This is a predicted structure of a 149-nucleotide RNA (glmS glucosamine-6-phosphate activated ribozyme aptamer). Its Rfam family is "glmS glucosamine-6-phosphate activated ribozyme aptamer". Rfam describes the family as follows. This entry contains a glucosamine-6-phosphate activated ribozyme that is found in the mRNA for GlmS. GlmS is an enzyme that uses fructose-6-phosphate and glutamine to generate glucosamine-6-phosphate. By type it is a riboswitch. Its mean pLDDT, the model's own confidence on a scale to 100, is 75. The sequence was found by an Rfam model in a public genome assembly.
């Protein structure tokens, strides 16, 4: 350095719960529920009710955070190379438009073992959009000094 095994942490659509809704009993107590996956981070500050869509309608409310968004500085990729300035984007590093390819869990139903219950858990088949990537067309890649051709 590498390669197994094992045991912790992280891995944020993620946590929590003072209302509300449910359940149980001795009526004030103890308890359950409170968002189904898909995508997502250069670095700081700030602002902000932070992207898709599935479910059925308490997935109502509320309160933290939080990889979005926009400002603004910094890094970094693009424009032959340096450096300045702008532009545009973020490491698969320009913008638009068409296609297209990949592509989800849950709820609901059924089974199953355990709960006073209300609700949790485990199996089962189906069904999304959005970026991403591909292809095609357009269309931007400036400018000023120095270099090099």
């Nucleotide at each position: 350095a590498g390669u197994u095994a094992u045991a912790a942490a992280u891995u944020a659509g993620c946590g929590c719960c003072a209302g509300g809704a449910c359940u149980a009993u001795u009526g004030a107590u103890a308890g359950u529920u409170g968002a189904c996956g898909a995508g997502g981070u250069a670095a700081g500050u700030a602002g902000u009710u932070a992207u898709c869509g599935a479910a059925u309608u308490u997935u109502c409310g509320g309160c933290g955070g939080a990889u979005g968004c926009u400002a603004c500085u910094u890094u970094g990729g693009g424009u032959u190379u340096a450096u300045a300035u702008g532009c545009u984007c973020a490491u698969u590093a320009g913008g638009u438009u068409a296609c297209u390819c990949u592509g989800a869990a849950a709820a609901a139903g059924c089974a199953a073992a355990a709960u006073u219950a209300a609700g949790a858990u485990u199996g089962u088949a189906a069904c999304a959009a959005a970026a991403u990537a591909g292809u095609a067309a357009u269309u931007a890649c400036a400018u000023a000094u120095a270099a090099g051709a």